[in-house]
SAM riboswitch aptamer (S box leader) from an Actinomycetota bacterium, 129 nucleotides, folded computationally.
Its mean pLDDT, the model's own confidence on a scale to 100, is 77.
Order: sequence, then C1' cells, then structure tokens
RNA sequence: UCCUUAUUCAGAGCGGCUGAGGGACCGGGUCCGUUGAAGCCGCGGCAACCAGCGCCACAUCAAAAGGCGCCAGGUGCCACCGCCCGAGCAUGGCGAAGGGCACUGGGCCCCAGCCAGCGACAAUGAGGA
Repeated sequence: UCCUUAUUCAGAGCGGCUGAGGGACCGGGUCCGUUGAAGCCGCGGCAACCAGCGCCACAUCAAAAGGCGCCAGGUGCCACCGCCCGAGCAUGGCGAAGGGCACUGGGCCCCAGCCAGCGACAAUGAGGA
C1' cells in the first nucleotide's frame, strides 16, 4: 500500500514543549481555537477488538468453531452522531406546485423534495497478500 471482515448516535482530560490553525479529502454550512489549534512528550482515564483465564452448551479421545463471565498484556480512543448536508440505487414509505390518464364521483401515473434502507468514502480492530 492492497484485499477480506467487524464496528462506528455510549464512554473517557489534565500538565509540559510549541505557536495558528483544526474537526479525513472536495463543495457548502457550522462549531472549536491566543482564556492556546494541530503536533510531540508525561501522567490519568474510557472501552473491551485481539491475546490470556474460567464456566456452559454441543460433542467426546482431545481441540477448534459458539455463548457467558473475569482480566487489562497488544492496539485503539478521550469537543460536537464519523459535527451536519452533498455521488449513487430496477429498494420501501410520504409527496407540494405543475403536467398526463381516467372520470358521475372516488382515483391513477410522472415529478422537486423528505424519511428510512442499502451502498460509497473514511477511521479503528482482527486476519491475509
């Protein structure tokens, strides 16, 4: 760097160095920032992906795959939902004005847009190349 897969509305900040930007990229918005941004370092904390340990179930010679719990070794994370909206879809629901169809009436279709879902992108874990 690429691939696969899981998760992403919960949670958790102080100090030192430094000094102007930052919230991934692009557009728009919005918020944070000289009462100190990003970065680095120290300490603290959150969480429980992986590792470790125990129990259960299945099965049984045993292990692995599954579930639950303990722990905190390897990562990760500690403003705002991944800050919000924005590509896309033979998807579901709603649907203004306008247009079309049918018509006694009720109605049906197209469509801006909205909501949801999927997807895309990104981040992180785990596995692989």